A computed fold for a 72-nucleotide RNA from a Minisyncoccota bacterium, annotated as transfer RNA. The RNAcentral record of the sequence draws on ENA. The coordinates come from a structure-prediction model, not an experiment, and the mean pLDDT is 81. Taxonomically the source falls in Minisyncoccota (Bacteria, Bacillati). Rfam family: tRNA. By type it is a transfer RNA. Its family is annotated with triplet codon-amino acid adaptor activity in the Gene Ontology.
RNA sequence: GCCUCUGUAGUUUAACGGAUAGAACAUCGGUUUCCGGAACCGACGAUGAGGGUUCGAUUCCCUCCGGAGGCA
Numbered sequence: 001g002c003c004u005c006u007g008u009a010g011u012u013u014a015a016c017g018g019a020u021a022g023a024a025c026a027u028c029g030g031u032u033u034c035c036g037g038a039a040c041c042g043a044c045g046a047u048g049a050g051g052g053u054u055c056g057a058u059u060c061c062c063u064c065c066g067g068a069g070g071c072a
Base pairs, nucleotide, nucleotide: 001071002070003069004068005067006066007065010025011024012023013022018055027043028042029041030040031039048064049063050062051061052060
């Protein structure tokens, strides 16, 4: 340099082009306990960036950025 794959909460991840983007762990709060842990209840928190197509984009297309692999 070229090609392929990939990017969603702090982490691991769901989502035939159509729901308020869903869950688990973690964190925080509450119940409980002498205190903690466990358990139960609740809260917070995400689509890498910018454009395009579309009535509608996490999903399709383009460019860029990051990551992994391959060829030279």